The RNA shown here (SAM riboswitch aptamer (S box leader)) has 109 nucleotides and comes from a Desulfuromonadaceae bacterium. The source organism's lineage runs through Bacteria, Thermodesulfobacteriota, Desulfuromonadia, Desulfuromonadales and Desulfuromonadaceae. It was read from a public genome assembly, where an Rfam model found it. It matches the Rfam family "SAM riboswitch aptamer (S box leader)". Gene Ontology term of the family: regulation of gene expression. Rfam 15.1 lists 9,625 matches to the family in 4,158 species. Its mean pLDDT, the model's own confidence on a scale to 100, is 85.

RNA sequence: UACUUAUCCAGAGCGACUGAGGGACUGGCCCUUUGACGUCGCGGCAACCAGCCCCAAUAGGCAAGGUGCCAAUUCCAGCGGGAUCGCAUGCGAACCCGGAAGAUAAGGA
Numbered sequence: 001u002a003c004u005u006a007u008c009c010a011g012a013g014c015g016a017c018u019g020a021g022g023g024a025c026u027g028g029c030c031c032u033u034u035g036a037c038g039u040c041g042c043g044g045c046a047a048c049c050a051g052c053c054c055c056a057a058u059a060g061g062c063a064a065g066g067u068g069c070c071a072a073u074u075c076c077a078g079c080g081g082g083a084u085c086g087c088a089u090g091c092g093a094a095c096c097c098g099g100a101a102g103a104u105a106a107g108g109a
Base pairs, nucleotide, nucleotide: 001109003107004106005105006104007103008102013042014041015040016039017038021031022030023029025078026077027076028075043070044069045068048066049065051062052061053060074101079098080097081096082095084093085092086091087090
């Protein structure tokens, strides 16, 4: 880096430094000089992998070593389908299902 599998409506922030952008992309919407993003320190959440217990095997439990995460559902939509409402009949509003893209873990290459 690409691929495969699983998950993504739960949860969890303070301080120091710095100083203007950030939320992957596009559109919307939002956060932000009452200090964003980032780095560091400390704290926390969760339990994918590894470990331990239990079981015939799943399931289940403990714990927290390797990751991950700590504004908003992955912030919402993007592509396809369904159904509802409004009107000027192809547009708008709100909803459901699936997909794409993305993120994280694990695996082999």